[in-house]
RNA sequence: UGAGUUGGCCGGGCGAUCGCGGCGCGCCGCAAGGCGUGUCGAGGAAAGUCGGGACUCCACAGGGCAGCGCGGUGGGUAACGCCCACCUGGGGUGACCCAGGGAAAGCGCCACAGAAACGGUACCGCCAGCGGUCCGGGCACGGCCGAGCCAAGCGCCAGGCCGCGUCAGGAAGCGGGCAAGGGUGGAACGGUGGGGUAAGAGCCCACCAGCACGACGGGCGACCGUCGUGGCUCGGCAAGCCCCGCGCGGAGCAAGGCCAAGCAGGGAGCGGACGGCCCGUCCGAUGCUCCCGGGUAGGCUGCAUCAGGCCGUCGGUAACGGCGGUCGCAGAGGGAUGAUCGCCACCGGGCAACCGGUACAGGAUCCCGCUUAUAGGCUGACUCUUCAU
Numbered sequence: 001u002g003a004g005u006u007g008g009c010c011g012g013g014c015g016a017u018c019g020c021g022g023c024g025c026g027c028c029g030c031a032a033g034g035c036g037u038g039u040c041g042a043g044g045a046a047a048g049u050c051g052g053g054a055c056u057c058c059a060c061a062g063g064g065c066a067g068c069g070c071g072g073u074g075g076g077u078a079a080c081g082c083c084c085a086c087c088u089g090g091g092g093u094g095a096c097c098c099a100g101g102g103a104a105a106g107c108g109c110c111a112c113a114g115a116a117a118c119g120g121u122a123c124c125g126c127c128a129g130c131g132g133u134c135c136g137g138g139c140a141c142g143g144c145c146g147a148g149c150c151a152a153g154c155g156c157c158a159g160g161c162c163g164c165g166u167c168a169g170g171a172a173g174c175g176g177g178c179a180a181g182g183g184u185g186g187a188a189c190g191g192u193g194g195g196g197u198a199a200g201a202g203c204c205c206a207c208c209a210g211c212a213c214g215a216c217g218g219g220c221g222a223c224c225g226u227c228g229u230g231g232c233u234c235g236g237c238a239a240g241c242c243c244c245g246c247g248c249g250g251a252g253c254a255a256g257g258c259c260a261a262g263c264a265g266g267g268a269g270c271g272g273a274c275g276g277c278c279c280g281u282c283c284g285a286u287g288c289u290c291c292c293g294g295g296u297a298g299g300c301u302g303c304a305u306c307a308g309g310c311c312g313u314c315g316g317u318a319a320c321g322g323c324g325g326u327c328g329c330a331g332a333g334g335g336a337u338g339a340u341c342g343c344c345a346c347c348g349g350g351c352a353a354c355c356g357g358u359a360c361a362g363g364a365u366c367c368c369g370c371u372u373a374u375a376g377g378c379u380g381a382c383u384c385u386u387c388a389u
Stems, first nucleotide, its partner, number of pairs: 002384009012344007020041009043360001047371002050369005055252004067248005072086005087100005101243002106241002108237003123182002125178003129174002133171003137167003141163005148156002190208006209233001211230008256301004265292006271283004306328001308327008345358005
């Protein structure tokens, strides 16, 4: 200088005017309320409602099954699927990033292509054997034809055709051996070299890779290192079932609690009947008094002081924890938190005056996380690269 990796932070500011909600105070008013004033009034994600908890009600002797969730190790935390540190594997020149129980317990699945997708297989190919059929070739014999030679002989003889026999080879075919090579695929049953063989093959051997077991050493542990032994080699998917370990009772602030009045309904008394009275029984559709009275609707509460923020210090590699100081910070009608103007800031356009723009988005019981959205900007640490010294 250029290119990157990974954290942290801000996310408009000030002023004026007019408004809105909560709380406090003052004045006025019998009260309802009105007026004035002070103070507080959305976010880093308030969002998705994904994980975990607080709180509340219900259920609950204990244990198990089912179901759901999580999954390297150690630590942090109220808890977590979060955070920190480390381990192993993979990617990157590197800073750094991604992944994480078990496929050698069992079942199941692995499209298309391919012989074959895991205990079984052979499309092309390679190999020896059989090969009475076919092909061409060599040799021998027999028959026929026959140019030529001739001393004319039942002579000699180039060559051709046919048949039979035999030898070696090839082709179809047959039943076998092989898995080296080709080809398919995301993935093909260890790799390289040598021996071996008819051809081949961990069939044998050496080295390498990997696996299992054992010993020793290091680490809290995941795991790492060294040595030895073994059979020679073991595909992928567990977000299909499953196995192992750990965790989980259910519903949720529309949870739940309180209050007054009161409907339906219930109880007691008064009333009537049974000849009068007492007891008792029956009746009462209607009347009167008292008591009880679920739910919904209504009012109040839960509801804003907490696993709280900030600062300092100590412990810890860190996440985080201990101690001390300081601050008080939304609470609705489940509905307020806004609008306008001026100046400034940043971005874009324009020579300039000036013009336009400033994201994503809004609580609803609360808290800790994760994920997702986000104009523009600030900043720490680190890596690679070019050049100069």
A computed fold for a 389-nucleotide RNA from an Actinomycetota bacterium, annotated as Bacterial RNase P class A. The source organism's lineage runs through Bacteria, Bacillati and Actinomycetota. The RNAcentral record of the sequence draws on ENA. The model forms 90% of the base pairs in the Rfam consensus.